[in-house]
Record summary:
Predicted 3D model of a 151-nucleotide RNA (c-di-AMP riboswitch aptamer (ydaO/yuaA leader)) from Nocardioides islandensis. Rfam family: c-di-AMP riboswitch aptamer (ydaO/yuaA leader). Rfam links the family to the GO terms cyclic-di-AMP binding and regulation of gene expression. Model confidence (mean pLDDT): 79 of 100. The sequence was found by an Rfam model in a public genome assembly. Of the family's consensus pairs, 92% are formed in the model.
RNA sequence: CGCUGAGUCCGGGCCCCCCGCAGGGGGGCCGGGAGCCGGGGAACCAACCCACCUGGGGUGAAUCCCCUCCGAGAGUGACGGUUUCGGGGCCGUGACGGAAGAGGGGUAGGGCCUGUCGUGCCCGAAUCCGUCAGCUCACCCGGUAGGCGUA
Numbered sequence: 001c002g003c004u005g006a007g008u009c010c011g012g013g014c015c016c017c018c019c020g021c022a023g024g025g026g027g028g029c030c031g032g033g034a035g036c037c038g039g040g041g042a043a044c045c046a047a048c049c050c051a052c053c054u055g056g057g058g059u060g061a062a063u064c065c066c067c068u069c070c071g072a073g074a075g076u077g078a079c080g081g082u083u084u085c086g087g088g089g090c091c092g093u094g095a096c097g098g099a100a101g102a103g104g105g106g107u108a109g110g111g112c113c114u115g116u117c118g119u120g121c122c123c124g125a126a127u128c129c130g131u132c133a134g135c136u137c138a139c140c141c142g143g144u145a146g147g148c149g150u151a
Base pairs, nucleotide, nucleotide: 001149002148003147004146008034009033010032012030013029014028015027016026017025018024019023035144036143037142038141039140040139045134055132056129057128058127059126064106065105066104067103068102069101075096076095078093079092080091081090082089083088109123110122111121112120113118
């Protein structure tokens, strides 16, 4: 200087350190304002019926689908052994079944360069609340980070 993002700007108080002691500079802590962002929150509207599965919701572009690997639990059924009059019980073997996780491919969607263009390049994460929240005037609460690139 630039990108992503709301994440920028302006004051105040206290403490410590340095200097040439008029003052200036640096660091730490606390709190305030503006702007921007997010959440909660009426009326009206929406929703509110049944069944199955399953708690539900927020920030964010980050949703959804397929394949492969691995494979938990319940369950299904097969074979063998053992016990029993038998049913059944117990043990072992392997099959189906598929949670979570890992890898790959796509995709809703998002970003960059750019006057335009591009069969261009990149992302398509993570996390929070805690059984609770539709929208929403007044009103209330919170955030103002992080990550990266070039010289």